[in-house]
Molecule: c-di-GMP-I riboswitch aptamer
Organism: Neobacillus vireti LMG 21834
RNA sequence: UCAUGAUAAAGGCACACCUGAUGAAAAUCAGUGUCGCAAAGCUAUAGGGACUAAGGUGCUAUUGUACUAUGUCAGCCAGUUACCAAA
Numbered sequence: 001u002c003a004u005g006a007u008a009a010a011g012g013c014a015c016a017c018c019u020g021a022u023g024a025a026a027a028u029c030a031g032u033g034u035c036g037c038a039a040a041g042c043u044a045u046a047g048g049g050a051c052u053a054a055g056g057u058g059c060u061a062u063u064g065u066a067c068u069a070u071g072u073c074a075g076c077c078a079g080u081u082a083c084c085a086a087a
Stems, first nucleotide, its partner, number of pairs: 004085002012037002018031005035075001041080003047077002049073003055068005
C1' cells in the first nucleotide's frame, strides 16, 4: 500500500413506533428510541435503481383515471474520502 474484518481498544451512526414542526405527497428536521450498520461518512441534472405526483398533459365528463420530476431516497447498487489492526 492492497485485501481482509476480533468475543480487541477508542469512539460514531440510529430502523420501526411515538411526540412536535415543514410538505400536496414521498419525505425531511428536532426529540424519544435502539432494528441494525465497518463507511448507516459525503455525493441525487451531468451512472443505474426506487418512492411520490403538487403542477402540467391526455382521457373521462365533474370526479375519477393514466402519464409525467422540476420533489425525494446515500439505511438499494454505485462513486468517493476516511478511523482501528488480532489472525